[in-house]
RNA sequence: GAGGGUGUAGCUCAGUGGCAGAGCACUCGCUUCACGAGCGUAAAGCCCCGGGUUCGAUUCCCGGCAUCCUCG
Numbered sequence: 001g002a003g004g005g006u007g008u009a010g011c012u013c014a015g016u017g018g019c020a021g022a023g024c025a026c027u028c029g030c031u032u033c034a035c036g037a038g039c040g041u042a043a044a045g046c047c048c049c050g051g052g053u054u055c056g057a058u059u060c061c062c063g064g065c066a067u068c069c070u071c072g
Base pairs, nucleotide, nucleotide: 001071002070003069004068005067006066007065010024011023012022013021018055028040029039030038048064049063050062051061052060
């Protein structure tokens, strides 16, 4: 330099053009002498950034940024 993948909750990841979800972690409660486990409960995200298409974009298109892989 060229091509491709990935970017969504604290972490690991789903997801679909029309209210953004799960597991773990964390909060509080139940249980226990206590801790852990278990059960219940609550919180946490303007979906990497900018633009475009659309009535509507996390999703489609373009450009950028970060990161990973391959080629040179």
The RNA shown here (transfer RNA) has 72 nucleotides and comes from Macrobrachium nipponense. NCBI's taxonomy places the organism under Eukaryota, Bilateria, Protostomia, Caridea, Macrobrachium. Rfam family: tRNA. It is annotated as a transfer RNA. Rfam links the family to the GO term triplet codon-amino acid adaptor activity. RNAcentral holds the sequence, with entries from Ensembl Metazoa.